This is a predicted structure of a 370-nucleotide RNA (Bacterial RNase P class A) from a Thermodesulfobacteriota bacterium. A source record names the gene rnpB. The RNAcentral record of the sequence draws on ENA. Its Rfam family is "Bacterial RNase P class A". Rfam's curators write: Ribonuclease P (RNase P) is a ubiquitous endoribonuclease, found in archaea, bacteria and eukarya as well as chloroplasts and mitochondria. The family's RNA type in Rfam is ribozyme. The source organism's lineage runs through Bacteria, Pseudomonadati and Thermodesulfobacteriota.
RNA sequence: AAAGUAGAACAGAUGACCGCUCCAUACCCAUAUGUAUGGGGAGGAAAGUCCGGGCUCCACAGGGCAGGGCGCUGGGUAACACCCAGUCCUGGCAACAGGAAGGAAAGUGCCACAGAAAAUAUACCGUCCGCCUUACGCGGAUAAGGGUGAAAAGGGGAGGUAAGAGCUCACCGCCUUGUUGGUGACAACAAGGGCAGGGCAAACCCCGCCCGGAGCAAGACCAAAUAGGGGGAUGUCUGAGGGUGGCCCGCCCGAGUCCCCGGGUAGGUCGCUUGAGCCUAAUGGCAACAUUAGGCCUAGAUAAAUGGUCAUCGGCCAGGGGGUUACACCCAUCCUGGCAACAGAACCCGGCUUAUGGGCUGCUUUGACA
Numbered sequence: 001a002a003a004g005u006a007g008a009a010c011a012g013a014u015g016a017c018c019g020c021u022c023c024a025u026a027c028c029c030a031u032a033u034g035u036a037u038g039g040g041g042a043g044g045a046a047a048g049u050c051c052g053g054g055c056u057c058c059a060c061a062g063g064g065c066a067g068g069g070c071g072c073u074g075g076g077u078a079a080c081a082c083c084c085a086g087u088c089c090u091g092g093c094a095a096c097a098g099g100a101a102g103g104a105a106a107g108u109g110c111c112a113c114a115g116a117a118a119a120u121a122u123a124c125c126g127u128c129c130g131c132c133u134u135a136c137g138c139g140g141a142u143a144a145g146g147g148u149g150a151a152a153a154g155g156g157g158a159g160g161u162a163a164g165a166g167c168u169c170a171c172c173g174c175c176u177u178g179u180u181g182g183u184g185a186c187a188a189c190a191a192g193g194g195c196a197g198g199g200c201a202a203a204c205c206c207c208g209c210c211c212g213g214a215g216c217a218a219g220a221c222c223a224a225a226u227a228g229g230g231g232g233a234u235g236u237c238u239g240a241g242g243g244u245g246g247c248c249c250g251c252c253c254g255a256g257u258c259c260c261c262g263g264g265u266a267g268g269u270c271g272c273u274u275g276a277g278c279c280u281a282a283u284g285g286c287a288a289c290a291u292u293a294g295g296c297c298u299a300g301a302u303a304a305a306u307g308g309u310c311a312u313c314g315g316c317c318a319g320g321g322g323g324u325u326a327c328a329c330c331c332a333u334c335c336u337g338g339c340a341a342c343a344g345a346a347c348c349c350g351g352c353u354u355a356u357g358g359g360c361u362g363c364u365u366u367g368a369c370a
Stems, first nucleotide, its partner, number of pairs: 001366007010357001012313007020041008043342001047353002050351005055215004067211005072086005087101001088099004102206002107204002109200003124146002126142006154172002157169003173195001174193008219270004229261006241253004277296008315339006321331003
């Protein structure tokens, strides 16, 4: 330098002007509205709503069935399908990455096409032996070789044999037993066994563990209006009440009217942001994380605020220019022009996944130079 791999962080800054929302204070008769001043005001994913919790209401003695989820080991956590550290397998030269990784000697089932045969084994070509002299053919032996397939009954050697075959032997693999190390998954070693037990459980199933339902439109409170309900007062010709331009008389209409309780619609308030919270340090731990001490308060809208314009600085890109003998390359402290990603809280957390900009750091491999 190139290619790769892993990780952590950031998400332009400052100022002016014009707006939006919330809070505090002051003024106004006033907790409304308004005005003034001061202060707070999106994210790393606020997203998808896929997991796990808190919280709320409903249900619930206890247990089970059904259904669903999870599934190597140890640890972390409120919990998890998450995280950390490991084991084994797979991929990669490597850094590193991925794994839905219990059981196929409990049972059932499936294994397309091809192939002789897909699991109680079997024999298409071939090899060898025998039968009549050869060939063809027939019978037998074999499973080394060929062929089929994703997969063919341990592997490839040596011995052995008519040809062959774990038939025998060494090595490797496998199984059983033991020892050692490890909390454990597991690993290493030793002895024995001639080799059974093909694959699929993201097929049914078996084993172990976990799971009640609905969700802030949860739920609680205040409460115009309307209908119906309960109670009370008053009145029905001894006339309540209403109309008649403000009042009284008069005149006209006339059987209901008023109040309270309760109810709960519109609307409003709470829930609502102090929380498994954030920052710093120390301690324990490989780590995830935990504990202790100190400090901090950091959006709360409801048709939905968190914005816009300008200036300066910073970042990046292109062209010119400059440096250099020249190219590569460098210079953003020279000039001109341009660009600035994904995306917008809605009860709150912990995760996962997806989208996305430019730069930084560690490590690996290769090459060049010293």